[in-house]
Molecule: RNase P RNA; transfer RNA
Organism: Polaromonas sp.
RNA sequence: GAAGCACGCCAGACCGCCGCUGGUGCAACCCGCAAGGGGCAGCAAUUGAAAAAUUGCUGUGGGGGAAACCCCGCACUGGAGGAACGUCCGGACUGCACAGGACAGCGUAGGAGGUAACACCUCUCCACCGUGAGGUGAGGAUCAGAGCAACAGAGACGAGUCGGCUCUUGGGGCAACUCAAAAGUCGGGUGAAACGGGCAAUCUCUACGCGCAGCAAUACCAAAUAGGCCAGCAUUGAAGCGGUUCGCUGAGCUGGCGGGUAGGUAGCACCGAGCCGGGCAGGCGACUCCCGGCCCAGAUUAAUGGCGGUCACACUGGGGCGUUGCAAAACGCCUCAGCGCACAAAAUCCGGCUUAUCGGCGGGCUUCACAC
RNA sequence: GGUGAUAUAGCUCAGUUGGUUAGAGCGCAGCAUUCAUAAUGCUGAUGUCGGUGGUUCAAAUCCACCUAUCACCACCA
Numbered sequence: 001g002a003a004g005c006a007c008g009c010c011a012g013a014c015c016g017c018c019g020c021u022g023g024u025g026c027a028a029c030c031c032g033c034a035a036g037g038g039g040c041a042g043c044a045a046u047u048g049a050a051a052a053a054u055u056g057c058u059g060u061g062g063g064g065g066a067a068a069c070c071c072c073g074c075a076c077u078g079g080a081g082g083a084a085c086g087u088c089c090g091g092a093c094u095g096c097a098c099a100g101g102a103c104a105g106c107g108u109a110g111g112a113g114g115u116a117a118c119a120c121c122u123c124u125c126c127a128c129c130g131u132g133a134g135g136u137g138a139g140g141a142u143c144a145g146a147g148c149a150a151c152a153g154a155g156a157c158g159a160g161u162c163g164g165c166u167c168u169u170g171g172g173g174c175a176a177c178u179c180a181a182a183a184g185u186c187g188g189g190u191g192a193a194a195c196g197g198g199c200a201a202u203c204u205c206u207a208c209g210c211g212c213a214g215c216a217a218u219a220c221c222a223a224a225u226a227g228g229c230c231a232g233c234a235u236u237g238a239a240g241c242g243g244u245u246c247g248c249u250g251a252g253c254u255g256g257c258g259g260g261u262a263g264g265u266a267g268c269a270c271c272g273a274g275c276c277g278g279g280c281a282g283g284c285g286a287c288u289c290c291c292g293g294c295c296c297a298g299a300u301u302a303a304u305g306g307c308g309g310u311c312a313c314a315c316u317g318g319g320g321c322g323u324u325g326c327a328a329a330a331c332g333c334c335u336c337a338g339c340g341c342a343c344a345a346a347a348u349c350c351g352g353c354u355u356a357u358c359g360g361c362g363g364g365c366u367u368c369a370c371a372c
Numbered sequence: 373g374g375u376g377a378u379a380u381a382g383c384u385c386a387g388u389u390g391g392u393u394a395g396a397g398c399g400c401a402g403c404a405u406u407c408a409u410a411a412u413g414c415u416g417a418u419g420u421c422g423g424u425g426g427u428u429c430a431a432a433u434c435c436a437c438c439u440a441u442c443a444c445c446a447c448c449a
Stems, first nucleotide, its partner, number of pairs: 001368005007362004012311007020079007029038003039060009061072004081343001086353001088352005093214004100246004105210005110124005125139001126137004140205002145203002147199002157196001162187005168181005218266004228257006239249002259448003274294006281288002313340001315338010373445007382398004391429001400416005422438005
């Protein structure tokens, strides 16, 4: 210098104007027709050791609804991602009776560890790929049992069959020869595989794990009505833990038609498996421990944006300069104009995996070539 | 937001312990019949089995990941 390998980080910056959306506050209450006053809240001054008192200023806004509750305005303060995607795993949380057992079913699979948990991650063994850095692996068991293997081939998972040759025995024939049986040897270039195995991402066995449903879970408030009719099941046990059954409770349950409301609050915006930084801490590592700091989006027509300017970056085109070169041309720098800035947007919340992604930066490692 | 299902010829669908060349009906094309058309009869064509990988000797079928489409899930009594 070229070609690669694995990893970490960023995802334009700043200013001005106009918007969108969440949180907190708007000060109780009394008198008055009203204006206003008292009271209350904040700030300032004075007095006082403090608690507090006095005085002054400012504020105590507007609206909807039957109600639960909510909206507008003003002030202060927050507002997307590395994948928020997919919804593929694992948990938290909630309900099913704040008992459960068995079978069935589903999932995982070398060994050891990490973790709340996992199909995730780490270290390591083995196999395969790569010159290498490295990458990939559903990698237990076919000495428990079952099943499958098209076409081709004599024969395909049951064994030992079919054909050629050699030799032996027996029968027939004058003989050449032929028939039958036993043994040995070769297997015909058929196929993925030829007697020893292959397939468990076929059933199955072993070990381990899993109850089911999902925030449209669930709890509460408000409003409204015809608590109605038909069919089926049910004390010979319905229904309740989502397949069956044992056990427990013990009277209604399921479907259809018809009727009513389609509004609100909590869950839910988080003191958390939380985020950031540090450590001569422990460990090969994943990770754990200790110390310090911080509080950080959140709706249900569903926010996180638009315009202008400056700078940065990429691409295209024009102009100028420089280097190499005979030239064509290539490369670099400056400047002007245009255009662009990926993939994609939270919806109960976390830990992973998978998939998509214009580009840029950083350090590490490998191979090859050259120079010293 | 959650849950489930489907994708096979132009259309509607079959296709299971994985196996030779993936089928059926309608439609399409050609021929016959007819003066001509329809109907009828005969013959024929048509598929990267939604896509990409993996397991296997072998994949429409088994597994994983993507893509597209469809369906269901409010409350009261």